[in-house]
RNA sequence: UCCGGUUGAUCCUGCCGGAGGCCGCUGCUAUCGGGGUCCGACUAAGCCAUGCGAGUCUGGGACUCCCUUAUGGGAGUCCCGGCGGACGGCUCAGUAACACGUGCCCAACCUACCCUCGGGAGGGGGAUAACCCCGGGAAACUGGGGAUAAUCCCCCAUAGGCCUGGGAUUCCUGGAAGUGGGCCCAGGCCGAAAGGGGCUAUUAAGCCCGCCCGAGGAUGGGGGUGCGGCCCAUCAGGUAGUAGGGGGUGUAACGGACCCCCUAGCCGACGACGGGUACGGGCCCUGGGAGGGGGAGCCCGGAGAUGGACCCUGAGACACGGGUCCAGGCCCUACGGGGCGCAGCAGGCGCGAAACCUUCGCAAUGCGGGCAACCGCGACGAGGGGACCCCGAGUGCCGGGGCCUACUGGGUCCCGGCUUUUCCGGAGUGUAAACAGCUCCGGGAAUAAGGGCUGGGCAAGUCCGGUGGCAGCCGCCGCGGUAAGACCGGCGGCCCGAGUGGCGGCCGUGUUUAUUGGGCCUAAAGGGUCCGUAGCCGGCCCCGUAAGUCUCCCGGUAAAUCGGGCGGCUCAACCGUCCGCAUCCGGGAGAUACUGCGGGGCUAGGGACCGGGAGAGGCCGGGGGUACUCCCGGGGUAGGGGUAAAAUCCUGUAAUCCCGGGGGGACCACCUGUGGCGAAGGCGCCCGGCUGGAACGGGUCCGACGGUGAGGGACGAAGGCCGGGGGAGCGAACCGGAUUAGAUACCCGGGUAGUCCCGGCUGUAAACGCUGCGGGCUAGGUGUCGGGGAUCCUACGGGGAUCCCCGGUGCCGAAGGGAAGCCGGAAGCCCGCCGCCUGGGGAGUACGGCCGCAAGGCUGAAACUUGAAGGAAUUGGCGGGGGAGCACCGCAACGGGCGGAGCGUGCGGUUUAAUUGGAUUCAACGCCGGGAAGCUCACCGGGGGAGACCGGCAGAUGAGGGUCAGGCUGACGACCUUACCCGAUCAAGAGCCGGAGAGGUGGUGCAUGGCCGCCGUCAGCUCGUACCGUGAGGCGUUCUGUUAAGUCAGCCAACGAGCGAGACCCGCGCCCCUAGUUGCGACGGUACCGGGGACGGUACCGGCACACUAGGGGGACUGCCGGCGCUAAGCCGGAGGAAGGAGCGGGCGACGGUAGGUCCGUAUGCCCCGAAUCCCCCGGGCUACACGCGCGCUACAAAGGCCCGGACAAUGGGAUGCGACCCCGAAAGGGGGAGCAAUCCCGAAACCGGGCCUUAGCUCGGAUCGAGGGCUGAAACUCGCCCUCGUGAAGGUGGAGUCCGUAGUAAUCGCGCCUCAACAUGGCGCGGUGAAUACGCCCCUGCUCCUUGCACACACCGCCCGUCAACCCAGCCGAGCCGACCCUCAGUGAGGGCUGAUCCGAAAGGGUCAGCUCGAACUGGGGGUCGGUGAGGCGGGGUAAGUCGUAACAAGGUAGCCGUAGGGGAACCUGCGGCUG
Repeated sequence: UCCGGUUGAUCCUGCCGGAGGCCGCUGCUAUCGGGGUCCGACUAAGCCAUGCGAGUCUGGGACUCCCUUAUGGGAGUCCCGGCGGACGGCUCAGUAACACGUGCCCAACCUACCCUCGGGAGGGGGAUAACCCCGGGAAACUGGGGAUAAUCCCCCAUAGGCCUGGGAUUCCUGGAAGUGGGCCCAGGCCGAAAGGGGCUAUUAAGCCCGCCCGAGGAUGGGGGUGCGGCCCAUCAGGUAGUAGGGGGUGUAACGGACCCCCUAGCCGACGACGGGUACGGGCCCUGGGAGGGGGAGCCCGGAGAUGGACCCUGAGACACGGGUCCAGGCCCUACGGGGCGCAGCAGGCGCGAAACCUUCGCAAUGCGGGCAACCGCGACGAGGGGACCCCGAGUGCCGGGGCCUACUGGGUCCCGGCUUUUCCGGAGUGUAAACAGCUCCGGGAAUAAGGGCUGGGCAAGUCCGGUGGCAGCCGCCGCGGUAAGACCGGCGGCCCGAGUGGCGGCCGUGUUUAUUGGGCCUAAAGGGUCCGUAGCCGGCCCCGUAAGUCUCCCGGUAAAUCGGGCGGCUCAACCGUCCGCAUCCGGGAGAUACUGCGGGGCUAGGGACCGGGAGAGGCCGGGGGUACUCCCGGGGUAGGGGUAAAAUCCUGUAAUCCCGGGGGGACCACCUGUGGCGAAGGCGCCCGGCUGGAACGGGUCCGACGGUGAGGGACGAAGGCCGGGGGAGCGAACCGGAUUAGAUACCCGGGUAGUCCCGGCUGUAAACGCUGCGGGCUAGGUGUCGGGGAUCCUACGGGGAUCCCCGGUGCCGAAGGGAAGCCGGAAGCCCGCCGCCUGGGGAGUACGGCCGCAAGGCUGAAACUUGAAGGAAUUGGCGGGGGAGCACCGCAACGGGCGGAGCGUGCGGUUUAAUUGGAUUCAACGCCGGGAAGCUCACCGGGGGAGACCGGCAGAUGAGGGUCAGGCUGACGACCUUACCCGAUCAAGAGCCGGAGAGGUGGUGCAUGGCCGCCGUCAGCUCGUACCGUGAGGCGUUCUGUUAAGUCAGCCAACGAGCGAGACCCGCGCCCCUAGUUGCGACGGUACCGGGGACGGUACCGGCACACUAGGGGGACUGCCGGCGCUAAGCCGGAGGAAGGAGCGGGCGACGGUAGGUCCGUAUGCCCCGAAUCCCCCGGGCUACACGCGCGCUACAAAGGCCCGGACAAUGGGAUGCGACCCCGAAAGGGGGAGCAAUCCCGAAACCGGGCCUUAGCUCGGAUCGAGGGCUGAAACUCGCCCUCGUGAAGGUGGAGUCCGUAGUAAUCGCGCCUCAACAUGGCGCGGUGAAUACGCCCCUGCUCCUUGCACACACCGCCCGUCAACCCAGCCGAGCCGACCCUCAGUGAGGGCUGAUCCGAAAGGGUCAGCUCGAACUGGGGGUCGGUGAGGCGGGGUAAGUCGUAACAAGGUAGCCGUAGGGGAACCUGCGGCUG
């Protein structure tokens, strides 16, 4: 002092988690020492075997033993007696109380032993234990008789004490004396003692210990009281000895503590009573502190001693190791009776997560007794066990060498040297005795390191192996679905270290319960509103007081603890000593500003009063109006009504419609406003009556009378309820009609409650400004309403205009505030008071209480569950939101297709031994250049082959190879049988085994590179600086105009820039220049050929003009004119021009996205196969076929078909090729074959001319099939192409729907090339002929920009709600059942107290009986609290992929939500009123 977790990102709210400290238990691990107030507290204040834990003594008696024996001395036991067993030790059950803490009081008390002072101990008497004798009993124990002593008991006396009355009202203490003490008088009552013991000692005497009385002290206690310290109000009323009085009883003492009588009080929101929990404090833990938590251990106090009651003794007890009794438990027993109480020390059982030895000693400290010596003490001291806490130390150090290494270093092994704390052996010291420790000697690196973590938070791996959404990890976030830094191991690393982790608890972190120190418009949170009780708070001046407050002084606040100084153990822990707070309490002295209190005054707060006005303020009465509806009459005829469209419905018994009349109920248009009034709900025709409030103006009166407001009371929309009216319209429910997959809805036709009135109840709401009330303060601007003032105008009217003041109500905004949105007479800065919040869900639910006729309302949890739920804003995306622009992969207009047929081809499916695999909306499907006969080839069937390198084994007794024959086989010395031949080095090749390789079209395109498709025929995507914002981010890039364009211009908190667009490059179109062979061929010439000739053809020579070829250049720039626009950018029209406004076509395709496609082109990580998933061969398959789809081809014909004749291209290609030309063939083709790369070769069709066909399934159409022939190729069966003849199918323009195209385009015609041995209807190109229709729009499909809403962000193929079904969990209700405890009543009743009688006794006292009374325990009845259980019922929470729908989020497709009511499988729907979130 923070950090992780809600988001795509941000800020905030908020909670969860992490890091710290402490406590208990626990896993793994562990060398030593010191210190400590540690160690069965937590659960069972459960139960206990055994031993020990309180005795001691110069008082006395008896007995035994020893010494001495003359008395006497010593030891021991028992008894009488004294003191002590009320301390010490243990525990924390109970207790919410004067129990504790602290302060004060007792004028209402006691105090053994101790101290001080004063005074005393005279006389007399008696009993009894041990002991002896005799009994009872199993025992425990007990009875009788007899004897005896004392510091045992009693009597008398004295001293004295107590009580009562009186006296000086005098003295003392004191705040106070009527009640204390003292003095005097009187009366009454009580009434001492041990002259015992010891020592020195022969006495005497002395000394010591004792005894009694009085007074004082000290110590310890008893009692009272102020204040302080837990939770629940879902505990709100409690109380019968209750509250007080008089008189008593009782006690050491006061008291209603107890009793009789009297009175009726007493306590309580400042929390009584009840319930729960709990010993309290010093202190301990934590925290900066305030605080929070704890309070077993040590100290102080209290309480308890199996549960409970009651006593004796005593100074003191109602007594842990005393007594009696009841209850429960245990033990002994001879069954008659007895005994016991570890919450003392050890120890045992039980309980549990949880805790030691049945040790030693009284040496020290201390206590009891004692004169003392001494005795006793499980208090205590000491040891043993325990990582319980704290402190300290060690597990080695130096040098060298080898090896490894991610090398100033580290690791490992070895060698040499050093040290010895500790360790081992020994001695001394130490101690009550030991242990440890300390000192010294010897030995020897020897005897000593772990735990946790290693994805983030959080320090330390992207190392290896395993696993594969499994197993598992994880406090939180989250890891794991084949390359896991997160699981399990290994290795490495990090942290701490004799420890280190886990679980649980507490504090801190948490200003997350906020006094210090928070909040409430939207995150959780303002009560629906007002009135008002208690409480809290309170204007100006003066006086007094001094309670609060402040200062000083004194006392207390025990010790220990804590802080500081100094000191002692080697240091430290620990210990000693001195000093010290703070808080709080009491007392004293002082201060008086503020607060309080008392008194006096004031008027600025508040109230009253007066004046004229404003207003839908409220209640009551009266009146009016339009519309609607019904009825009557009249007119009138076929429809009306309703909707997106319809239908139900009304109408021929006359509707709708028009006119007139009448009835009825509800409502009150326009005015109306951004307006007014009211506390809120709410209030709207007009008039009147009654009545509330506010503002303004005046400043007459009161004189702080005020503010807020827990409880409480009143009011309180709509709906709903009760009773009575009323009922036109509307209209939950309900009934129909539609819509729909369904439609319990939205729409339509009807319609009941209700809506209206009167009386009563309910008391809720998005009762909202989501903003409590009151007061003060802090810039302005601009509307509007009411009142007042000033000035001006006036048609003078309650008229109008402007400005100012007060009050109300809006909008914009300084400062400031806020997370922001925003607020800004408040949501700022302050004061007072109230209400409310503390993560989400469960839940405004359950239970309880109160209210209500009911519906329900108010109050209001928990278990359980969850890592978020939220607010505001940002960027995107999306919308059955809006605006603008754009596109023939949009529409419109037009042309031509597809979808129907046959065929070709690809895909799906199916089939198959295999039909290899990939691609799947656009953006897969004549795609993988994928036209597969073999090859290709990856698939299937069958057969065969092969291991670089390393290790091991076999091997001349022959590794291995070859081969005749036979077998196997489709076939093969591949293999098998038999036989023969060749023949190896022993370290090679080959065989077998184990590793490791080659190879793999095996897997992963979700590990990748590269390349490509699509967004994108788009116009966008960013950066620098500045600026704005807490931030994400914004601005720039928006806007206006314009463009094909983020193209340009203008404006602008932006100014610039980059990648895109454009420019650029290529082709085509015009012109020019250069060049002229293999091109050209106008012109000239020559030669040859043909011709009668004109002339034509061929070749050549000039030529290069034209064409062409291929290099360069020019040309077009809105440059010119007109108009529009802003004098802009630009747009429209025009001129010129081969061409215009980007000339036409192409190349080039931004930042990025799509886990798009490709591991089967190649490359490549990882995984896998490795004698088969490798390599080769043969055959098959990819060509299957009941089907579905895409893309094409050919057609259905006359703009056609067929036949004959005739004409014109371009791009390209060509040597295991193109092939002229000749010959053969009907043709396909065959045989020859010159020439050959601007030279040679391949070369058109539609078209034109003529003829036939005549609307027919045809001279259309050509599928299918048959026959014959040809070509390629090892090979055309599966499964090629071509020719000829024959056969001639479907098909007569193609449903829903859908594709392409805007000009040399579509359409149509052919040609070339690619692939290629052969095979195009494919792909890529080329030229020929050559249209129609827009010159627009945004309706559909989409794209771009701006804006809006959002609960979306794997982004609408999103999100998400409820019922139902399944499983799990906790809870609520529940006929009851069981248990514990509390209260109360009754009965029984151990025992206690009091009184009386009687008996014993001298008395004290005891026994018996009776009465009264208290009373544990037990039994029964009633009431209550809590817990458990319960058929069944109910909702809730949770759980990868269940069912039904689609409610909500975008206008969510009917805007949503709130209250209420009805309805419905469900989300929900509908009515009424309200809110805008």
Predicted 3D model of a 1477-nucleotide RNA (small-subunit ribosomal RNA) from a Thermoplasmatota archaeon. Rfam family: Archaeal small subunit ribosomal RNA. Its Rfam clan is "SSU clan". The family has 86 seed sequences and 709 matches in Rfam 15.1. Model confidence (mean pLDDT): 83 of 100. Taxonomically the source falls in Thermoplasmatota (Archaea, Methanobacteriati).